[in-house]
């Protein structure tokens, strides 16, 4: 200088599911109720390994603790760019 992976940060895209009922409250909104969704974050598990009582490991898969059900905000993910440091060459 380049290349591929980490990881971080910018900018774009980015699903779903009640803008219910009720009470308070000028209004943002708050507390209740029961309904729903899964792609923050969290738990959990198979094959298969092991030192084989057990333990070790996965996910966009299941669970809905959390979180969301007008907008907005957040958003797994995808691109695109900047950085980082370390092998290679």
């Nucleotide at each position: 200088u380049u290349u591929g992976g980490c990881u971080g940060a910018g900018u774009g895209g980015g699903a779903g599911a009640c803008g219910c009922u009720g009470g308070c409250g000028c209004a943002a909104g708050u507390c209740a109720g029961g309904g729903c969704c899964g792609a923050a974050g969290g738990a959990g598990c198979a094959a298969c390994c092991g030192c084989c009582c057990c333990g070790g490991u996965a996910a966009a898969c299941u669970c809905u603790c959390a979180g969301g059900c007008a907008a907005a905000a957040a958003g797994a993910c995808c691109a695109c760019u900047c950085g980082c440091g370390a092998c290679g060459a």
Record summary:
A computed fold for an 89-nucleotide RNA from Paracoccus sp. DMF-8, annotated as Glycine riboswitch aptamer. It matches the Rfam family "Glycine riboswitch aptamer". Gene Ontology term of the family: glycine biosynthetic process.